[in-house]
RNA sequence: UCCGAUAAGGGCAAACCUGUUGAAAGGCAGGGACGCAAAACCACGGGGCUAAACCUCAUUUUGAGGCAUGCCGGCUGGGUUGCCGUAA
Numbered sequence: 001u002c003c004g005a006u007a008a009g010g011g012c013a014a015a016c017c018u019g020u021u022g023a024a025a026g027g028c029a030g031g032g033a034c035g036c037a038a039a040a041c042c043a044c045g046g047g048g049c050u051a052a053a054c055c056u057c058a059u060u061u062u063g064a065g066g067c068a069u070g071c072c073g074g075c076u077g078g079g080u081u082g083c084c085g086u087a088a
Base pairs, nucleotide, nucleotide: 003085004084011036012035016031017030018029019028020027021026034074040080041079042078044077045076046075047072048071049070054066055065056064057063058062
């Protein structure tokens, strides 16, 4: 460096529930553990989610469609940093 134990000491925390925030997706806090060796950090590529504002159409105060500038790092590629050390 690669790799990853039925190792040691620790770490994170899906679903779900509660509170809070947000138009929503989602975020945050507490509880809770399905899992995780980068489930730490970065929306740069791909992918996915949402649609308030905006645009278009119809309409006359609502509806339909489109759109990221809003999100997801626990979908994935890439970048940055990083604990431990069986066997090979």
Molecule: c-di-GMP-I-GGC riboswitch aptamer
Organism: Elusimicrobiota bacterium